[in-house]
RNA sequence: AAGCAUAGCGAGCGAGGCGAACGCCUCCGCCAACCUGCCCGCCCGGGCAAGGUGGUUCCGCCCCACGGCGGCAUGCGGCCCUUGAAGGCAACCAAGCGGGUCA
Repeated sequence: AAGCAUAGCGAGCGAGGCGAACGCCUCCGCCAACCUGCCCGCCCGGGCAAGGUGGUUCCGCCCCACGGCGGCAUGCGGCCCUUGAAGGCAACCAAGCGGGUCA
């Protein structure tokens, strides 16, 4: 890049720094289940902010409104080692469930 998936729900008139300004960065707090992990051996669903990623003012058009369309956005783990492959490491004091299935 392509493809797939997801959301537009939620969460600060916090502290500091940079900049002429739009704005950007750091810290703390908060939000969010996309990846990893955990919650039951496995699967589906659901849950848990622990390890990652991200967010904490989305924009435009149509519409009385509801809503729709388009754009934009995010994710498809992290670290160590290695030319690569292979290999190794950490993941909570949270949640600790429903259904199915193997034996």

Notes
This is a predicted structure of a 103-nucleotide RNA (SAM-I/IV (S-adenosyl methionine) riboswitch aptamer) from a soil metagenome. The coordinates come from a structure-prediction model, not an experiment, and the mean pLDDT is 75. Its Rfam family is "SAM-I/IV (S-adenosyl methionine) riboswitch aptamer". A reference for the family is Weinberg et al. (2008), "The aptamer core of SAM-IV riboswitches mimics the ligand-binding site of SAM-I riboswitches", RNA. The family is grouped with related families in Rfam's "SAM clan". Rfam links the family to the GO terms regulation of gene expression and S-adenosylmethionine metabolic process.